[in-house]
Molecule: SAM riboswitch aptamer (S box leader)
Organism: marine sediment metagenome
RNA sequence: CUCAUAGAGAGAGGUGGAGGGAACGGCCCUUUGAAGCCUCGGCAACCCCCACGUAUCCGUGGUAGGUGCCAAGUCCGUCAGACCCCUGGAUGGGACGGUCUGGAAGAUGAG
Repeated sequence: CUCAUAGAGAGAGGUGGAGGGAACGGCCCUUUGAAGCCUCGGCAACCCCCACGUAUCCGUGGUAGGUGCCAAGUCCGUCAGACCCCUGGAUGGGACGGUCUGGAAGAUGAG
């Protein structure tokens, strides 16, 4: 850089000793013990592999191996649009707010 995926799922012990949830804002977790590290366990099915379906390519199932993951939707928002909503006599305007769609960014895998 390209492609794919994301409202599901899965934690105990030891060590450690104040932070953590990418950034910013919010909100939350945390001395009833944060991050990191170690051990064991688990989830998942991206890669690989295996089985079946006439099957390198598609579908379904399995999970030994390689990753990944195991608070909260990627915790929510961030940019744009539509609608709602508010405001104005009208063209119109809109800080905060709601729903949806798309994007950005980040994450994981494969290349």